[in-house]
RNA sequence: UGAUCGAAAGGGCAAACCUGUUGAAAAUCAGGGACGCAAAGUCAAGGGCCUUACAAAAGUAUGGCAGCCUGACCGCCGAA
Numbered sequence: 001u002g003a004u005c006g007a008a009a010g011g012g013c014a015a016a017c018c019u020g021u022u023g024a025a026a027a028u029c030a031g032g033g034a035c036g037c038a039a040a041g042u043c044a045a046g047g048g049c050c051u052u053a054c055a056a057a058a059g060u061a062u063g064g065c066a067g068c069c070u071g072a073c074c075g076c077c078g079a080a
Base pairs, nucleotide, nucleotide: 005078006077012037013036017032018031019030020029022027035067041073042072043071045070046069047068048065049064050063052061053060054059
């Protein structure tokens, strides 16, 4: 120094829930709050889940979820 890995320290993020915003909804955003997280950083590309419309159904389309898995990109610290 790199890979693997995850001790320590400093810092980071923030589930449920509550209040408000936007939305038809899923859900988003802001504040509070902390269950957890070493990628709980970014990207809806594959799978998955959710919303709505159409359809007898199979399904098609639509939007959402990155804190479900895979993949891509980028990244802090450095004990064993």

Annotation:
Predicted 3D model of an 80-nucleotide RNA (c-di-GMP-I riboswitch aptamer). It was read from a public genome assembly, where an Rfam model found it.